[in-house]
RNA sequence: AAAGUGCUCCAGGCGUCCGCGCCCCGCCGCCUCGGCGGGGUGAGGAAAGUCCGGGCUCCACAGAGCAGGGUGCUGGGUAACACCCAGGCGGAGUGAUCCGACGGAAAGUGCAACAGAGAGUAGACCGCCCGGCGCGGCCUGGCCGCGCCGGGUAAGGGUGAAACGGUGAGGUAAGAGCUCACCAGUGGUUCGGGUGACCGAAUCAGCUAGGCAAACCCCACCCGGAGCAAGACCGAAUAGGGGGAAGACGAGGUGGCUCGCUGAUUCCCCGGGUAGGUCGCGCGAGUCCGGCAGCGAUGCCGGACCAAGAUGGAUGGGCGCCGCUUCGGGGCCCCUCGGGGCUCCGGAGAACAGAACGCGGCUUAUGGAGCGCUUUCCCU
RNA sequence: GGGCGGCUAGCUCAGUUGGUUAGAGUGCCUGCUCGACAUGCAGGAGGUCACAGGUUCGAUUCCCGUGCCGCCCACCA
Numbered sequence: 001a002a003a004g005u006g007c008u009c010c011a012g013g014c015g016u017c018c019g020c021g022c023c024c025c026g027c028c029g030c031c032u033c034g035g036c037g038g039g040g041u042g043a044g045g046a047a048a049g050u051c052c053g054g055g056c057u058c059c060a061c062a063g064a065g066c067a068g069g070g071u072g073c074u075g076g077g078u079a080a081c082a083c084c085c086a087g088g089c090g091g092a093g094u095g096a097u098c099c100g101a102c103g104g105a106a107a108g109u110g111c112a113a114c115a116g117a118g119a120g121u122a123g124a125c126c127g128c129c130c131g132g133c134g135c136g137g138c139c140u141g142g143c144c145g146c147g148c149c150g151g152g153u154a155a156g157g158g159u160g161a162a163a164c165g166g167u168g169a170g171g172u173a174a175g176a177g178c179u180c181a182c183c184a185g186u187g188g189u190u191c192g193g194g195u196g197a198c199c200g201a202a203u204c205a206g207c208u209a210g211g212c213a214a215a216c217c218c219c220a221c222c223c224g225g226a227g228c229a230a231g232a233c234c235g236a237a238u239a240g241g242g243g244g245a246a247g248a249c250g251a252g253g254u255g256g257c258u259c260g261c262u263g264a265u266u267c268c269c270c271g272g273g274u275a276g277g278u279c280g281c282g283c284g285a286g287u288c289c290g291g292c293a294g295c296g297a298u299g300c301c302g303g304a305c306c307a308a309g310a311u312g313g314a315u316g317g318g319c320g321c322c323g324c325u326u327c328g329g330g331g332c333c334c335c336u337c338g339g340g341g342c343u344c345c346g347g348a349g350a351a352c353a354g355a356a357c358g359c360g361g362c363u364u365a366u367g368g369a370g371c372g373c374u375u376u377c378c379c380u
Numbered sequence: 381g382g383g384c385g386g387c388u389a390g391c392u393c394a395g396u397u398g399g400u401u402a403g404a405g406u407g408c409c410u411g412c413u414c415g416a417c418a419u420g421c422a423g424g425a426g427g428u429c430a431c432a433g434g435u436u437c438g439a440u441u442c443c444c445g446u447g448c449c450g451c452c453c454a455c456c457a
Stems, first nucleotide, its partner, number of pairs: 001376010012322007020042010044352001048363002051361003055357001056227004063259004068223005073087005088102001089100004103218002108216002110212002125157002127153012165183006184208002186205008231279004241270006252262002272456003286305008324349011381453007390406004399437001408424005430446002433443002
């Protein structure tokens, strides 16, 4: 220098003018409310997707069983999680580093198109070997070749995504874990290390056991339902209208079913009225700083601070200066004569995006900066 | 704001134990039929199965993410 990789941070700054929401103070209009003036405050790292989780609210302070759904290596963190941290195993990469729905296929059921002889305790198409028969040749009873029939064989060829360990030797008619040696894997037993996943070693068993569970399923653990348009209160208006259904033999209480609890009106359709206000609603798993414990996620302690709350939905715009990037031109310096650095003037540009009960994550969109590390090349 | 559903040919829709090549109707093109047209008959073209990734030998189908479109919801008696 190039390429890559991980972590962290920022989201232009200041001044002034105009405007918008909310809060406070003062004055005025008799009050609700409105106007004027002053002050304070006003989006994000993702506010997004709504994919998870728990808070909160109502229904038993959410209970039992079945069904259903989810998660899935181990240990820890947490309010909780499908998140995070540390580790194990597997995979990718030269490496830094990254990725993994990563329990079970020697419980059961099922699936595997096409090709291929055969697709699961399989299979004989070619090949190899043995026997019988026939024909031909050599040539004189044996050998060789071809064809047919019967059988053996999973070494070799070929098909496929996948064909039931590998190498060598023995063995055999030819072959084969058929037997043996070594190697790889699996399982059992024992020992050692580790909280554990797991790792290492010894020994035994020829055991070689294929893939798919993001197919059914089995195992372990978790999950009640609905959602702030939840829910509570006040106010206004209307026809407390019509039809149907159920109900103390239990309606309804939003679960899919059963039980349990509760205990009187309830549900559906058509029609009618209002589309107003207050609370919920921001002191919270809160933000910042420091210390301690821990490898870390995080926890504990101490101090400081209070920081949007709209409801047709505010958070915007103009100007000036500075900063950043880039383009054009001028000047100075360096130079390996390609260029580079500093400075001045002028022009242009600056991403993704917009709270609506709040929070922790994940995912997606997106501009830039800093630091660490890796590989390769060049120079000293 | 919250809760659901869908995306397959120009249009409307099918498509299941995941399997070679994705179909139907309509529309389009060509030819035949007719004096000519409509109708009818025959043939043909036309698909990123919304997009991207994963599981699998193999994905329209199973899983995950993104995009787009559509539906539902307040209070009172």